A computed fold for a 74-nucleotide RNA from Deltaproteobacteria bacterium HGW-Deltaproteobacteria-14, annotated as transfer RNA. It matches the Rfam family "tRNA". Rfam classes the family as a transfer RNA.
[in-house]
RNA sequence: GGCUGUGUAGCUCAGCUGGUCAGAGCGAACGACUCAUAAUCGUUAGGUCGACAGUUCAAGUCUGUCCACAGCCA
Numbered sequence: 001g002g003c004u005g006u007g008u009a010g011c012u013c014a015g016c017u018g019g020u021c022a023g024a025g026c027g028a029a030c031g032a033c034u035c036a037u038a039a040u041c042g043u044u045a046g047g048u049c050g051a052c053a054g055u056u057c058a059a060g061u062c063u064g065u066c067c068a069c070a071g072c073c074a
Stems, first nucleotide, its partner, number of pairs: 001073007010026004019057001028044005050066005
């Protein structure tokens, strides 16, 4: 340098063919339970869906460029 893949919550990841809240588990905070801790149960917070443009009535999802990471080739 070329090709392919990945990028969504603090971490690990879902999200089918564009179409009503952007989700799960773990973690965090708070509460319940307990003499207390752990475990368990409940509630809550937490996101520019890598960035910028474009297409569309509508984009996490499609297109282009760029960035980061991983793999393959040279």